The RNA shown here (c-di-GMP-I-GGC riboswitch aptamer) has 78 nucleotides and comes from a Nitrospirota bacterium. The prediction has a mean pLDDT of 90. It was read from a public genome assembly, where an Rfam model found it. Rfam family: c-di-GMP-I-GGC riboswitch aptamer. Rfam links the family to the GO term cyclic-di-GMP binding.

């Protein structure tokens, strides 16, 4: 220092419910509390999804889809 993940200190928050913001996917605040060793960031590939009249082809959503990237807490066994 890496892989790894006992334990401990915390951490984050899933449907859902209400206000809000967008046409929309969806976002944000409060509750909630499924589950998560990055479930911290970042739309670079790749999937979903939403708009634009059908396609192309544009834009916007999804990091809690799935690779990648970067950053980080602790420190048993091995």
């Nucleotide at each position: 220092u890496u892989c790894c993940g006992a334990a401990a200190u915390g951490g984050u928050a899933a449907a859902c419910c209400c206000c809000g913001g967008g046409u929309a996917a969806u976002c944000g605040g409060g509750g909630g509390g499924c589950a998560c060793a990055a479930a911290g960031c970042c739309a670079c590939g790749g999937g979903u999804c939403c708009u634009g009249a059908a396609a192309a082809c544009a834009g916007g959503a999804u990091g809690g889809c799935c690779g990648g990237g970067u950053u980080g807490c602790c420190g048993a066994a091995g």